[in-house]
């Protein structure tokens, strides 16, 4: 410099085949249970790296761009 996948709750991770409510673990808070606490059980708030295009609707397709990781020179 070219090229290749990748970027999603605090972490870790599905969901592109054929666009159509973003789900799960584990972490927080609350409650239950318990002399108290753990474990267990419920409940709840938490996410599509970023800027445009496309669509009646985009995490999904298209262009730039950041990031960091791998190739090749």
């Nucleotide at each position: 410099a070219g090229g290749g996948g990748g970027a999603u709750a605090g972490u870790u991770a599905a969901a592109u085949a054929c666009g159509g409510u973003a789900g799960a673990a584990u972490g927080u808070a609350g409650a239950g249970c318990u002399c108290c606490a753990a474990a267990c059980u419920c409940u709840a708030a938490g996410a599509u790296g970023u800027g445009g295009g496309u669509u009646c609707a985009a995490a999904u397709c298209c262009c730039g761009c950041u990031c960091a990781c791998c190739c090749u020179g």